[in-house]
RNA sequence: AAUGAACGUUGGCGGCAUGGAUUAGGCAUGCAAGUCGAGCGAGAAGCCUUUUUGCUUGCAUUAAGGCGGACAGCGGCGCAAGGGUGAGUAACGCGUAGUUACCUGCCCCAGGGUCUAGAAUAGCCUCGGGAAACUGAGGGUAAUGCUAGAUAAUAUCUCCGGAUCAAAGGUGAGAUUCCGCCCUGGGAGGGGACUGCGUACUACUAGCUUGUUGGUGGGGUAACGGCCUACCAAGGCGACGAUGGUUAGCGGGCGUGAGAGCGUGGCCCGUCACACUGGGACUGAGACACUGCCCAGACACCUACGGGUGGCUGCAGUCGAGAAUCUUCGGCAAUGGGCGAAAGCCUGACGGAGCAAUGCCGCGUGGUGGAUGAAGGCCUUCGGGUUGUAAACCGCUGUCAGAGGGAGGAAGGCCCCGUGCCCCCGUGGUUGACCUAGCCUCAGAGGAAGCACGGGCUAAGUUCGUGCCAGCGCCCGUGGUAAGACGAACCGUGCUAACGUUGUUCGGAAUCACUGGGCUUAAAGGGUGCGUAGGCGGUCGCAUAAGUCGGGUGUGAAAUUCCUCGGCUCAACCGAGGAACUGCGCCCGAUACUGUGUGGCUCGAGGGAGGGAAGGGCGCGUGGAACUUCCGGUGGAGCGGUGAUAUGCGUUGAUAUCGGAAGGAACGCCGGUGGCGAAAGCGACGCGCUGGACCUCUACUGACGCUGAGGCACGAAAGCUAGGGGAGCAAACGGGAUUAGAUACCCCGGUAGUCCUAGCUGUAAACGAUGAGCACUUGGUUGAGGAGGUUCCGAUGCUUUCUCAGCCGUAGCAAAAGUGUUAAGUGCUCCGCCUGGGGAGUAUGGUCGCAAGGCUGAAACUCAAAGGAAUUGACGGGGGCUCACACAAGCGUUGGAGCAUGUGGCUUAAUUCGAGGCUACGCGUAGAACCUCACCUGGGUUUUGACAUCAACGGAUUAACCCUGUGAAAGCAGGGCCACGCCUUCGGGUGGAACGUUGACAGGUGCUGCAUGGCUGUCGUCAGCUCGUGUCGUGAGAUGUCGGGUUAAGUCCCUUAACGAGCGAAACCCUUGUCUUCAGUUGCCAGCGCGUUAUGCCGGGGACUCUAGGGAGACUGCCGGUGUUAAACCGGAGGAAGGUGGGGACGACGUCAAGUCCUCAUGGCCUUUAUGAUCAGGGCUGCACACGUCCUACAAUGCGAUGUACAAAGGGACGCGAACCUGCGAGGGCAAGCAAAUCCCAGAAAACGUCGCCCAGUUCGGAUUGCAGGCUGCAACUCGCCUGCAUGAAGCCGGAAUCGCUAGUAAUCGUGGGUCAGCAUACCACGGUGAAUAUGUUCCUGAGCCUUGUACACACCGCCCGUCAAGCCACGAAAGUGGGGGGACGCCGAAGUCGCUUGAGCUAUCUUCGGAGGCAGGCGCCUAGGGUCAACUCCGCGAUUGGGACU
Repeated sequence: AAUGAACGUUGGCGGCAUGGAUUAGGCAUGCAAGUCGAGCGAGAAGCCUUUUUGCUUGCAUUAAGGCGGACAGCGGCGCAAGGGUGAGUAACGCGUAGUUACCUGCCCCAGGGUCUAGAAUAGCCUCGGGAAACUGAGGGUAAUGCUAGAUAAUAUCUCCGGAUCAAAGGUGAGAUUCCGCCCUGGGAGGGGACUGCGUACUACUAGCUUGUUGGUGGGGUAACGGCCUACCAAGGCGACGAUGGUUAGCGGGCGUGAGAGCGUGGCCCGUCACACUGGGACUGAGACACUGCCCAGACACCUACGGGUGGCUGCAGUCGAGAAUCUUCGGCAAUGGGCGAAAGCCUGACGGAGCAAUGCCGCGUGGUGGAUGAAGGCCUUCGGGUUGUAAACCGCUGUCAGAGGGAGGAAGGCCCCGUGCCCCCGUGGUUGACCUAGCCUCAGAGGAAGCACGGGCUAAGUUCGUGCCAGCGCCCGUGGUAAGACGAACCGUGCUAACGUUGUUCGGAAUCACUGGGCUUAAAGGGUGCGUAGGCGGUCGCAUAAGUCGGGUGUGAAAUUCCUCGGCUCAACCGAGGAACUGCGCCCGAUACUGUGUGGCUCGAGGGAGGGAAGGGCGCGUGGAACUUCCGGUGGAGCGGUGAUAUGCGUUGAUAUCGGAAGGAACGCCGGUGGCGAAAGCGACGCGCUGGACCUCUACUGACGCUGAGGCACGAAAGCUAGGGGAGCAAACGGGAUUAGAUACCCCGGUAGUCCUAGCUGUAAACGAUGAGCACUUGGUUGAGGAGGUUCCGAUGCUUUCUCAGCCGUAGCAAAAGUGUUAAGUGCUCCGCCUGGGGAGUAUGGUCGCAAGGCUGAAACUCAAAGGAAUUGACGGGGGCUCACACAAGCGUUGGAGCAUGUGGCUUAAUUCGAGGCUACGCGUAGAACCUCACCUGGGUUUUGACAUCAACGGAUUAACCCUGUGAAAGCAGGGCCACGCCUUCGGGUGGAACGUUGACAGGUGCUGCAUGGCUGUCGUCAGCUCGUGUCGUGAGAUGUCGGGUUAAGUCCCUUAACGAGCGAAACCCUUGUCUUCAGUUGCCAGCGCGUUAUGCCGGGGACUCUAGGGAGACUGCCGGUGUUAAACCGGAGGAAGGUGGGGACGACGUCAAGUCCUCAUGGCCUUUAUGAUCAGGGCUGCACACGUCCUACAAUGCGAUGUACAAAGGGACGCGAACCUGCGAGGGCAAGCAAAUCCCAGAAAACGUCGCCCAGUUCGGAUUGCAGGCUGCAACUCGCCUGCAUGAAGCCGGAAUCGCUAGUAAUCGUGGGUCAGCAUACCACGGUGAAUAUGUUCCUGAGCCUUGUACACACCGCCCGUCAAGCCACGAAAGUGGGGGGACGCCGAAGUCGCUUGAGCUAUCUUCGGAGGCAGGCGCCUAGGGUCAACUCCGCGAUUGGGACU
């Protein structure tokens, strides 16, 4: 885009079309084929005339005549058309172009004829049978019915003499004349038959055929013909697809498409076939006959059970089946048909109406103005926006629908008259089933809009609801609490009396590729060759004209399509003319090319001569090394094997070694991207036989060529059959190891096999994953085999040429990788193969094979991918380089004990919450008795609130302060007390704070860290992460950033299609280490004084220490060596310090949806007399247990006692608190000084000296517990710290495992601070004492760079395979079972044609009277059908079973 459509929602009008596609299933009822009296007999009703009778006009009635013509019959014509359907048919059925051996009623033309006779039979009458349908007998009758005779040609037959064949009348007063009839010829139109070409799928159908193919005779037909028959011959068809199977009416056309094509055949036209199913003939011009006949069958109906009847695939209609397809309508008025002389009759053909939005087309549902941008709805950033000129409102119009009126579709025919008939002309009359869109009039905006969609494709978005639910979706996908995708609303977009959905066809799809595709790796080259058919084929002539080309001509029905006009108001629709119908036939012409015939040619191909190369093939023979076994010698305990073992062998003598013998298999070095072969493949040497390629020369043949469906041959390994052989090796198998297991890898053994001969198998990643042949298209280089030139010759070198085998690369090609004269480039020829993945190279069938199995080779079902090449990452029990307390080397811990603390778990009314590998667990918490506090309570109280802002109202007090009651407190209730600013008429008014009431709102440590900001952890102080421009690539991307060095470092240097730059590293900053300068108090005190028992205490001093400001210093700067003359490294000098001097702060791009909504901030949600606020008490401290982190120890390098030294850095006013007094002590009392280099905390401790302890659960260790005290605080019961006395637990150095540390470090010792009323084994800081070790980078962990593989990308904690369990789906096999189809042998065999009939039936027409002829009957051939039997083929079901798909 389309549709004979269907379904969903909706639905105003009209025109024109279309409408049983499924069950060719069954059908009630009505209608669909009759007509002619001018062919015939008979003739009812009725009418007229005359007449008879009854008898009163009038009625009735008898007879005769006339008119009339019903029902039925004989006869003629029609019924073979029209109408319906598509079952069958793959065919001369259809289409197209031809052919002729034929027929033809009615029609037209022409010629001729139409004479004489006869016998019957329906109807009718009478009598029968039967339920009916129907039928029998007798009598008699007519014709355009039937028969005989005559006539007889231009007709037929013919032996050429001849013979044979016809008719009907009617109308009318009257017919050669009108209508008919007969014979003959011709025509028109129609039909029969034949032929060329075209006409679906299937080879998993390959052979078919006996009347078959042809001939002769005969028969038959309208006619040719095996159409039929007898005989003869053995043919005919088929890979250009016979035969079989499946499906199907064919064409004009129709749909789509740029076309080529693809699909289709409804309506209309042509044609074929069919008429309940099957068979058959009759009649006829025509049928083997839709509404005729006979027979058989199925089905249905009637029946008196004896027997009959029927055929809607005609028009309506009905049932059934189905997603689905209409009225049991009017009329012959028009057009057409049948009959008739005609009037006319008949006509479900036809013309109309009805139903259905089924399709196409047209029209309408109003139009103009109208802003306060009304109300309402929706959204909102709360300002507004949008719906929206939309509505309302004002004036306007009148299509359609509605009502009324009046035309048209009608031309012709017929009747009457003019005029005696026909034709023609004229006048008058008559004929509409159905329709009313056009015209006139009337009223009034009145009666008339929906459907789908809004994530992308694709035009059009917001809010709410929902919360991986409900659902949506062609595809991609969407939905798990902020959904533009679900549902709704509003708004928008598209189309519009429709809009969507589904089915189907074409297009897009170059996705079956003729036009117009491919095959190295994406699907796809046959394993290789030879060769049949076929296809294709070098060069020069001549001929021919089949292909080809040009012209002419016939045909290509109409309709359709296209163009131009025209008719309906337009359009759809319809009419006219033209074009077209790309096709086929015939005629004429051309001859380039192809074909064919013929004659030449030599370059393709082949041949001849001469050469050299080679693991080419086959057979026979020969050889050495090694191996194993056997024999003998030597020898004496192990050997062998592995990562390490063990099994195994060995004192019956192994292994080792020497000598000898036997056997089988394979051929080292040479040996090489070297050679040969079609491929498979071929490797010691010699001989024989044999194939091919190559080079040189050539005076031969003359296109002999290329490819190759089928076919034939060859074809690794394994395997099979038979017979040999068997050393080594070695499936299976045995044993030993390894392992969780180990039906494996490793080891010890070991059988088929491997070898030979003769056969079979026929497959491989049979690979260059690249079919064969020919030609053309820049090069470089290497190897192999020849020949030539150069040189006097040879070798070598150089060079030319032919052939073969490689590498690198130009153009080109390719998706890229790559390929590139050995093409995957450019062309030609031929063959094979492909068409998404899985199912599956499976099933079935066939075929081959001894088997294993091979070849050929599907479908159902299922998925939305499977796949190729390349890129960036990540990963690897891949590689290379490098680093780190990563390991190693060391020192000290943890893990065992007790205790502290955190966590889990348990418990609980509550034990609030968070943190969870590293990167949670002495973490948030720099300090939970109350408070903190978030949790709990048989709890108490409060509700504009504990806190903030605003508004309104109130009225004066309230708040503060004091007091009282109650209470656990909070709170509640009550009392007392006094005000402030401004104005003032002193009455008062007003305002702010505050209070009370009310309303907005406050509040939330409630949820979501996966909605967020900020902050933080971690990789990691690892050296990385990027950008601009350029270049390369189709692109993702790459390059830079790689490589060689070097560094702690992407640090620096060199090279370099890169050149530069940024964030990181480094540096800049702080601190510490040395010196210097300035300054000199509260710090310092060398020298000078003074004073004291003594002290920088004092006068003074700046030297020193120190303090805190400024500066210097270190830069690989210098020397030597190494290195590339570089960067840099190594060593050295100097120096306080040396190669970053030590330490700190500082943390790139990013990762972990890492952590935190309970610091803070914040979206959304929830809550609002509560999840807010407040108070009391409890809890966070709870304890069978488990884990993390510490402390203290287990002791003698120790502990205790005692004496005596030396710090740093801090803190101090709600504070630090000296001295003194007091207490055993914690502490207490009093109190100086100090906002601090001044005073205080403050005693440093380890160390050192002396004494004791003497290896023990101790003079170690200190838990636990008792008693007595102290301090802080409103308050130490739950639940603080400290002191004294007493008590004196575990623990004697810690399993597997594990942590920290590389120098002023570890270890060890004490000190201070923050938090804090009080509480420190934690945390943060300070100094004292002060080590050991590092050979190094194999390993463990982590990290960086380069490279490699990848089926990973949520990135190895990835991906993913198979069994098993369960559910479900389709398919295969299966004992069997049910049904269909087409054939075959033999049997029975209706009706019927044809043939025969010698017989005893019947017989109007003719008869020479004898018969002839006919009919019936009988027999035969054929045969529908029936039943029997054996096969073939197709479809279904099937216990069970097999694999497969999905979850």

Small-subunit ribosomal RNA from an uncultured prokaryote, 1447 nucleotides, folded computationally. The prediction has a mean pLDDT of 83.